[in-house]
Context: one part of a larger RNA
Molecule: small-subunit ribosomal RNA, 3' major domain
Organism: Methanobacteriota archaeon
Formats: sequence, C1' cells, structure tokens
RNA sequence: UGACGGGGGCCCGCACAAGCAGCGGAGCGUGUGGUUUAAUUCGAUGAUACACGAAGAACCUUACCAGGGUUUGACAUACAAGUGGUAGUGAAGCGAAAGCAGAACGACCCUUCGGGGAGCUUGAACAGGUGCUGCAUGGCUGUCGUCAGCUCGUGUCGUGAGAUGUUCGGUUAAGUCCGCUAACGAGCGCAACCCUUGUUGUGUGUUACACGUAUCACACGAGACCGCCGGUAGAAAGCCGGAGGAAGGUAGGGAUGACGUCAAGUCAGCAUGGCCUAUAUAUCCUGGGCUACACACACGCUACAAUGAUCGAUACAAUGGGUAGCCAAGCCGCGAGGCGGAGCCAAUCCUAAAAAGUCGGUCUCAGUUCAGAUUGCAGGCUGCAACUCGCCUGCAUGAAGAUGGAGUUGCUAGUAACCGCAGGUCAGCGAUACUGCGGUGAAUACGUUCCCGGGCCUUGUACA
Repeated sequence: UGACGGGGGCCCGCACAAGCAGCGGAGCGUGUGGUUUAAUUCGAUGAUACACGAAGAACCUUACCAGGGUUUGACAUACAAGUGGUAGUGAAGCGAAAGCAGAACGACCCUUCGGGGAGCUUGAACAGGUGCUGCAUGGCUGUCGUCAGCUCGUGUCGUGAGAUGUUCGGUUAAGUCCGCUAACGAGCGCAACCCUUGUUGUGUGUUACACGUAUCACACGAGACCGCCGGUAGAAAGCCGGAGGAAGGUAGGGAUGACGUCAAGUCAGCAUGGCCUAUAUAUCCUGGGCUACACACACGCUACAAUGAUCGAUACAAUGGGUAGCCAAGCCGCGAGGCGGAGCCAAUCCUAAAAAGUCGGUCUCAGUUCAGAUUGCAGGCUGCAACUCGCCUGCAUGAAGAUGGAGUUGCUAGUAACCGCAGGUCAGCGAUACUGCGGUGAAUACGUUCCCGGGCCUUGUACA
C1' cells in the first nucleotide's frame, strides 16, 4: 500500500421488511446429470452452466456409430510430361446409394494456321482435419456493475515503500456540486450530446373519405432549466412545498459498461502459434444415432375449478410479415383441409376473427358438464421419404391432480398479475421457448435491527 475481520461509523440496491403472483407436490414440454448404447457427436458446470451455443436434429444439417466406396481427392495454387473426337453431356448394365462402367452426342478463347490457352490425364509438390492445447494467442463475450469509481502531470511531504490531490463539513442517482483545504490542474468513467415515446407549430407526401378535412409518415423547429413563487439552512451547493404546464425535479424507456477481477468462457462462428494426422484423425454415400430411460435436478406449460366450465349473441387493439410469397370472395367438407382464383412488391391487397370483456341460457360443489395425460380407430398437410422420429383434425378413451414440506424466485406503476396478437428460424414442425406488440389492470413500502451484494472513511492483523 492492499486484502481480510462473526471490528467501528456513514450510505445505497426488490437486499430485507410490507405486499401481490408464483416455484418446490401432479401430468406434460424442454435442457442437464446419471445410466444405457455400435453411437447415444461436441461444448457450457456456484453466483457468472442447465428453453445455454441451437432464430427450428425425419434425410440434409451432423461433427457420432455400422456398412459400402474414393486416395492428387468435395476444394486451391504452381511445376513437368501427355492429351486435343479433348472438355462436357452421358443411354444400356451392376449397385441400397455413392460409385463402377461406358454406347451415343459433342463444344470454347487467341492465332502469323505452325501452334498457344482453358480444360482433362499422369507424376511429384500438396490439399484436407468440427483432431489436441482457451494454461501459447487475436477477436468477441460473461461477471462484479451502469457500481462510482480508476488514474496522471507539476508541486509539496516522507531516508524509503509511498502519501497528498481523491481526505474533511454539507449535498447528490453520481469523485454530482458547494465550502474548507499543500495543493493546483488534467484524463478515462458519471452527466450530457445521439435514438425512441408523450404535448405542440410549420412545411411536404401518400392513403382514406363527407373532397377539404382527417389520422399517418418524413423534415425542420418550440418545450423542462429548480426557470418562477414561498419556506428552510443559509456563506454556498442544495432540500421541502406551491403555481403554471402535455410533462417537474434524471418525466419514462433504450443504447452506452472506466482501470481492472475471475490463467472466467469460446481453437466447434471466425482467425491463429505449436503439436498430431496424411490409403486416414481426410472425403463421398446408405442406414442408424443425436429423440434411449430405473432415476435426480433446472427452466417452463396445463390444471386442481363457480372470481368457474360450457353453449349462444355481441364490442374494442397494436406491433409485424408477404412474389419459389401473402392469399380474398364463392363452392365442397362436422373439421384439419380441398377446389378456386380477385387483389397485393403493400397507409391501398392478404387484413378481419383479437382474447380476456359484456348480455343471456345450462351446470350446483361432485374427481363433476373440473382437469386433460394416455391409448384405439378414421382422416388431413408438408416433404423423394413421417417405422425408428413431424404437425394437425374428427370420434372414442378419460390417468394423476382436492392449491403443494423444508426451502426458494420475480416484481415499486401503466409495473406485477391476467389476456390474446405478431415475428424470426422455417418445406414441415415437436414453440408451452425466444423477441416484440397491444388489451384489462392491482396491492404494498413503518423503516434500515437483521440476511445478501456493493461504495466511502476509520481501526486491528502473525496475510500478500
């Protein structure tokens, strides 16, 4: 000087407390461990792994396994020799395919018409590797933590390591600002600029229709600054209340992550040193596996019902996506869906049906008209192909489950909770996940003693 303390002081944070909704019990979905397996590819493992890489494993993907092939190779460059009915296309045949085989067809560029190039064949260099090392690395990322810190120059103090500044008194979300001050300044962070939302003005444009208005989009502005008033302490920064205002004290949200920490994560995104491999650890194909199942954990979905279930009627959104696409009207089907073909490269068409809600009927507390797992049959869709292993529909079947132990999670307002809608990936889909969008819309916070994490000062130390 740090680090640490079941030392002290001050102060923050959904950290506790006060509340609301859960998880932990059931069934199912997904991930992981374990076990199994020919293989169940690999990575991630307290917080900071476990709906994580994966914004989509039937084949492909695919890295794993079994079997069948190839060995200058699926791919690159240069050299030497050869070929020039050569390259390429490729029928019959064998085969699960890859591939083997090869009838037939049959080019291109330059040219001084000799030839040269490209291509192909052979040879030899080499290619290739999701093989190892994240403890050799770059880049990127997580975490403490959007916490308020981390440093430097000059000066001064100290023999020196170092200190000071950055401490102290106030104050702030903030090392924010003020005052004091052997310090005076400065840099990275904080804040702000920037983007989005809410109010409004002007201009332009599309669309809609009442045809001059409306919303919307874009562009340029206005507006919020403790600016005004009062109080408080006053030396100041500030704090408390009020007015005006669409908005009030950082209005809300997003992006933004200092010096560093964990030899944290990633050699399987990519790049890359070294090592290993080279008829194999490379590469092609068929099939299988990644989907196994006594079990354990994690994240979720659906429920256990009457604030409900079901039937009928009826109302109101906002994101966003669309040409190998979105797909209207109409017709067929109980339905998934089929036929159909209008419109749309989109304010114009798909596009209107949101769902909780509201009104009315039935049910009357039951393992039920709750719940929907599981299973059988019959179908639909995508796709070469749904057996392993897809989704959906109809009929039948109708399991556990009576609100969940110890414990534990999220959340402070348009938030939690409840409700649906859209999107990416995508042929299809295991999405209940993720990313967004709107609708309905609470309770509680006395407070900082305690638990957890963090910041500043101080103190002890046999630790570095």